[in-house]
RNA sequence: GCACCUGUAGUGUAAUGGAUAGCACACAAGAUCCCGGUUCUUGGGAUGAGGGUUCGAUUCCCUCCAGGUGCA
Numbered sequence: 001g002c003a004c005c006u007g008u009a010g011u012g013u014a015a016u017g018g019a020u021a022g023c024a025c026a027c028a029a030g031a032u033c034c035c036g037g038u039u040c041u042u043g044g045g046a047u048g049a050g051g052g053u054u055c056g057a058u059u060c061c062c063u064c065c066a067g068g069u070g071c072a
Stems, first nucleotide, its partner, number of pairs: 001071007010025004018055001027043005048064005
């Protein structure tokens, strides 16, 4: 330099172009407990950036960014 793959919450992951983007762990608050832990309830937090197509984009297209694989 070329080709391909991946990017969603602190972490790991789901979502056929269509319901308020779901779940687990973690975190916070409350209940329980003498305290802690366990258990239960509740809560906050995410689509890498920009543009395009579409009535509607996490999903499709383009460019860029980051990471990875192969070739040179």
Molecule: transfer RNA
Organism: Acetilactobacillus jinshanensis